[in-house]
RNA sequence: GCCCAGCUAGCUCAAUCGGUAGAGCAUACGACUUUUAAUCGUAAGGCUGGGGGUUCGAGUCCCCCGUUGGGCU
Numbered sequence: 001g002c003c004c005a006g007c008u009a010g011c012u013c014a015a016u017c018g019g020u021a022g023a024g025c026a027u028a029c030g031a032c033u034u035u036u037a038a039u040c041g042u043a044a045g046g047c048u049g050g051g052g053g054u055u056c057g058a059g060u061c062c063c064c065c066g067u068u069g070g071g072c073u
Base pairs, nucleotide, nucleotide: 001072002071003070004069005068006067007066010025011024012023013022019056027043028042029041030040031039049065050064051063052062053061
C1' cells in the first nucleotide's frame, strides 16, 4: 500500500426485505427470608464509533473519516 471482518446499554451480544432499538449478566428498589445468599418482580441505563447523502422513514443502503482484529505484498 491492498483486501476482509467488526464498532449498538457498564460488559457480552441480538435486531427478518429499510418501518416503535431488545436480551443475558451487572446496577438500584421491592417481595420472600431471623439476616445474608439464592430465587422472583419492577425500574433505570442507547440519539447504534464520527460526519454527510438517499428515502415519507436508516442500526440496516451509499460516500468519507476514525478505531480494533485478521490476511496479502
Transfer RNA from Kappamyces sp. JEL0829, 73 nucleotides, folded computationally.
The sequence is in RNAcentral, with records from ENA.
It matches the Rfam family "tRNA". By type it is a transfer RNA.
Model confidence (mean pLDDT): 81 of 100.
NCBI's taxonomy places the organism under Eukaryota, chytridiomyceta, Chytridiomycota, Rhizophydiales, Kappamyces.